[in-house]
Context: one part of a larger RNA
RNA sequence: CUCUGGUGAAGGAACUCUGCAAAUUAACACCGUAACUUCGGGAGAAGGUGUGCCUACACUAGGUGAAGCCCCUCGCGGGCGGAGCCGAAGUAGGUCGCAGGGAAAUGGUGGCUGCGACUGUUUAACAAAAACACAGGACUCUGCAAAGUGUACCAACACGACGUAUAGGGUCUGACGCCUGCCCGGUGCUGGAAGGUUAAGGGGAGGGGUUAGCCGCAAGGCGAAGCUCCGAACCGAAGCCCCAGUAAACGGCGGCCGUAACUAUAACGGUCCUAAGGUAGCGAAAUUCCUUGUCGGGUAAGUUCCGACCUGCACGAAUGGCGUAACGAUGGCCACACUGUCUCCACCGGCGACUCA
Repeated sequence: CUCUGGUGAAGGAACUCUGCAAAUUAACACCGUAACUUCGGGAGAAGGUGUGCCUACACUAGGUGAAGCCCCUCGCGGGCGGAGCCGAAGUAGGUCGCAGGGAAAUGGUGGCUGCGACUGUUUAACAAAAACACAGGACUCUGCAAAGUGUACCAACACGACGUAUAGGGUCUGACGCCUGCCCGGUGCUGGAAGGUUAAGGGGAGGGGUUAGCCGCAAGGCGAAGCUCCGAACCGAAGCCCCAGUAAACGGCGGCCGUAACUAUAACGGUCCUAAGGUAGCGAAAUUCCUUGUCGGGUAAGUUCCGACCUGCACGAAUGGCGUAACGAUGGCCACACUGUCUCCACCGGCGACUCA
């Protein structure tokens, strides 16, 4: 000096990213307990008091229940009975120590606020969380050989389910309370079928090849039927175009100018654009760049915190909005208690390191 324990004057978070770590608290009984609240809770809130031993009340209350006696339906039965044993709690008096839950085990507490309702789940071995799940809500698919899924394709088969729309599958949201506005132009989905477009196929106008034959002295030309190869109109579904519906489907939810008897501001007006121009609520927020915004509170002093304001760079309503009791090894801030975290270190015990043998 490291590690691991212990103690500490005065101060008491000045330490530090952070009270990290440590300390405080702690058991049982009694008294007593606020805001808020979903009336369950919050609560062990907080905050207090008592605690040993001896004696008396006292052969205490209470528990257990032997012998013995009685009854009968006879048994591991019922009744009476009270011996013995066990044995609190309380009151009063006394008594010892610094100290009586004498050791050990054994909650620190309160206030404001973000997030998530909650108990749960998770990155086995750097993340336990505001992430996942969750009851509850909604949309949507599915009429049963269901939809959907497994089987590499396909099939048998199986799950769904020995279930049947109060069921099953998928997606989103996420207790509860109050609510969930406007836009269907784009994309998606659903419905529609008049018209346009449109495949295979049908259809076959027309054209080509071949050649019996005919013409020609010949070269060659023409060329029926059959066979064969192309092939125009025209008829051909779904889809797409088209027409509607649908946002708890994917998504979206404006700009400029002027105006009131100080100023400022603009209830009001004008104009352009759009499918429609953000409603309620919230707002420098887990979202605010400028920004340590401004004001208020807390501090002697506060980029954090709490309450407001609204100029929302770039909140906003189931990619849910705003609240919310309870809950949390959750994030931020404050206070009390307490402390070697610190001012500022010291000493003691133990294992090492180190020196010598």